Glycine riboswitch aptamer from a Planctomycetota bacterium, 122 nucleotides, folded computationally. Rfam family: Glycine riboswitch aptamer. Its family is annotated with glycine biosynthetic process in the Gene Ontology. Taxonomically the source falls in Planctomycetota (Bacteria, Pseudomonadati).
């Protein structure tokens, strides 16, 4: 120096499932009522109304790529030998769903690409 590989960091790409429903809180907006002399504003109330809400909780349905849990073949060790039997290792995107997550933001296993950084060849 130059590949393989592997870390940190930054760029970009990145699915799947209720924008479902119920209670608390929390917001704005409208109506009402008071006051501020009056209008426009503005301030205060609360068993009013309908909306939001990336809060907090509950039943239900549902997804799998944060993590996590499980396991095949081999290998090893053991039962007098053993195509049998135990125990151990052992892998995912397969599975499980604890945990997460189910409009958009966030986040996402894995890809790509950049600087650094390590270990191994040459």
């Nucleotide at each position: 120096u130059c590949g393989c590989a592997g870390g940190c960091u930054c760029g970009g790409g990145g699915a799947g499932a209720g924008c479902g429903c119920c209670g608390c809180g929390g917001g704005a907006c409208c109506a009402c009522g008071c006051c501020g002399a009056a209008a426009a504003c503005g301030g205060c109330g609360g068993c009013g109304g309908g909306c939001c809400u990336g809060g907090c909780g509950g039943a239900c349905g549902c997804c799998g790529a944060a993590g996590g849990g499980g396991c095949a073949a081999g290998c090893g060790c053991g039962g007098c030998c053993a195509g049998c039997c135990g125990c151990g290792u052992g892998a995912a995107a397969c599975u499980c769903u604890c945990a997460g997550g189910c409009a958009a933001a966030c986040g996402g296993a894995c890809c790509c690409g950049a600087u650094c950084c390590u270990c191994u060849g040459g």